[in-house]
Record summary:
This is a predicted structure of a 67-nucleotide RNA (transfer RNA) from Mastacembelus frenatus. Rfam family: tRNA. By type it is a transfer RNA. The source organism's lineage runs through Eukaryota, Metazoa, Osteoglossocephalai, Acanthomorphata and Mastacembelus. It is recorded under the gene name tRNA-Thr. Its mean pLDDT, the model's own confidence on a scale to 100, is 81.
RNA sequence: GCAAUGAUAGCUCAGCGCCAGAGCGCCGGCCUUGUAAGUCGGAUGUCGAGGGUUAAACCCCCUCUCA
Numbered sequence: 001g002c003a004a005u006g007a008u009a010g011c012u013c014a015g016c017g018c019c020a021g022a023g024c025g026c027c028g029g030c031c032u033u034g035u036a037a038g039u040c041g042g043a044u045g046u047c048g049a050g051g052g053u054u055a056a057a058c059c060c061c062c063u064c065u066c067a
Base pairs, nucleotide, nucleotide: 005067006066007065010024011023012022013021026042027041028040029039030038048064049063050062051061052060
């Protein structure tokens, strides 16, 4: 230099072009003498960056960055 794959919550990862989600973790309540477990609830995202297409983009196209 070329090609391919990936980048989404604190972590690990889902996500047919039409509301951004799960598990774990975190915070709080219940339970307990107390802690753990259990259970109920809650908070948390410039979807790597910038453009383009579209009524609508995490999703399609281009460029860039990083691995």